[in-house]
Molecule: c-di-AMP riboswitch aptamer (ydaO/yuaA leader)
Organism: Dehalococcoidia bacterium
C1' cells in the first nucleotide's frame, strides 16, 4: 500500500551463517525502466569448521570399526508413552560486555566413509535455515565500542 493474494520496510532472537561490490537473455514490483527487491555467479573484508610436522601423547588383545559439526550428554524409573535427577545452552533488548537473584525455554538434527590425537607452514570447506522477550522481571558497576 493492496479487496485479497501479496509486495516492500522497521525492531529483535537462535545459529559461524554477516556485509560491500560487479555481473545476469533469470523471477517478482509492473504497463515500463538505467529503480527497489529476489536469486544465480565471481571479487573483497569479516566471521566459523576441517585436513596436516618436530615434539608431546598413544603403543597390547577382545568387543559394537572409527571419526566430524552442534550446547544437544550421562544416569535412574516405566512394557511403552514418557517422567525425574546431574550436567550442558539459550532468552528476558533498551549500545555492547561481565557478576548476583529469579522467570521461562532447548538438550535435536546431520555429515565422512574403514580413513583423521596434538599440530607451524601449507591445504581446504562454510556463511544456511528457523524464529518472536514485551515494551525494560529485580539488582551492580570493573571493562568495551559508536558519535560529538
Nucleotide at each position: 500500500c493492496g479487496a485479497a493474494a501479496g509486495c516492500a520496510c522497521c525492531c529483535g532472537c537462535c545459529u559461524a551463517a554477516u556485509u560491500a561490490g560487479u555481473c545476469g537473455u533469470c523471477c517478482g514490483g509492473c504497463a515500463a525502466a538505467u529503480c527497489c527487491g529476489g536469486c544465480g555467479a565471481c571479487u573483497g573484508a569479516c566471521c566459523g569448521g576441517g585436513g596436516g610436522a618436530c615434539c608431546c601423547a598413544a603403543c597390547u588383545a577382545a568387543c559394537u570399526g572409527g571419526g566430524g559439526u552442534g550446547a544437544a550428554u550421562c544416569c535412574u524409573c516405566g512394557a511403552a508413552a514418557g517422567a525425574g535427577g546431574a550436567c550442558g545452552g539459550g532468552u528476558c533488548a533498551g549500545c555492547c560486555u561481565c557478576c548476583g537473584c529469579g522467570a521461562c525455554c532447548c538438550g535435536a538434527a546431520c555429515c565422512c566413509g574403514u580413513c583423521a590425537g596434538c599440530u607451524a607452514a601449507c591445504c581446504u570447506c562454510g556463511g544456511c535455515g528457523g524464529c518472536g522477550u514485551u515494551a525494560u522481571g529485580c539488582g551492580g558497576u570493573a571493562g568495551g565500542c559508536c558519535c560529538c